Record summary
Pistol ribozyme, 71 nucleotides, folded computationally. The sequence is in RNAcentral, with records from ZWD.
[in-house]
RNA sequence: AGUCGUUGCACUGGCUUAAAAUAGGUUCUUAAGGUGCAAGCGUUGACCGCCCUCGCGGCGGUCAGGUGAAC
Numbered sequence: 001a002g003u004c005g006u007u008g009c010a011c012u013g014g015c016u017u018a019a020a021a022u023a024g025g026u027u028c029u030u031a032a033g034g035u036g037c038a039a040g041c042g043u044u045g046a047c048c049g050c051c052c053u054c055g056c057g058g059c060g061g062u063c064a065g066g067u068g069a070a071c
Stems, first nucleotide, its partner, number of pairs: 001016005006039006025071004033041001044064008
């Protein structure tokens, strides 16, 4: 310098041409992704439609909700 941890900004941390991770304060917790604010991508629930190997499956739409606690 670039790039990555969902997106923007900011942190924080990693990696070196790729996009991962045992890193990102500790421990546990959650489906909920490192943190904050915003978002609502993913993830969760309900309803509707289509496909189907008829499964607790897959895809689309609508609404709701958006891990938590202690240190």